This is a predicted structure of a 92-nucleotide RNA (Glycine riboswitch aptamer) from a Hyphomicrobiales bacterium.
[in-house]
RNA sequence: CAGUCCCCCGCGGAAGAGUCCGACGCGCCAGCGCCGGCGCCGAAGGCGCAACCGCCCCGGAAACGCUCAGGCCCACAGACCGCAGGGGAUGA
Numbered sequence: 001c002a003g004u005c006c007c008c009c010g011c012g013g014a015a016g017a018g019u020c021c022g023a024c025g026c027g028c029c030a031g032c033g034c035c036g037g038c039g040c041c042g043a044a045g046g047c048g049c050a051a052c053c054g055c056c057c058c059g060g061a062a063a064c065g066c067u068c069a070g071g072c073c074c075a076c077a078g079a080c081c082g083c084a085g086g087g088g089a090u091g092a
Stems, first nucleotide, its partner, number of pairs: 003090006010083004018038001020037003024033003039072003045068001046066003052060003
């Protein structure tokens, strides 16, 4: 020092599922908020099983499952992917 891995930040891409019913409030209306009810989604988070992996006492583990949380017009959010910058580890 190449490369590889991890973290942070910026930009871009990024799915699914009711703009359902009712009460109250705001509003000229459209609509918005909150609460309750029924129905749904899974790719924040969380939890569970486990292939597999390890330093094998015990740990780490999914895009699988559960749906507590979150979400079901748009927006916000969004696992993950790409690009760039910063920091750290390792380092042929």
About this RNA:
The source organism's lineage runs through Bacteria, Pseudomonadati, Pseudomonadota, Alphaproteobacteria and Hyphomicrobiales. The sequence was found by an Rfam model in a public genome assembly.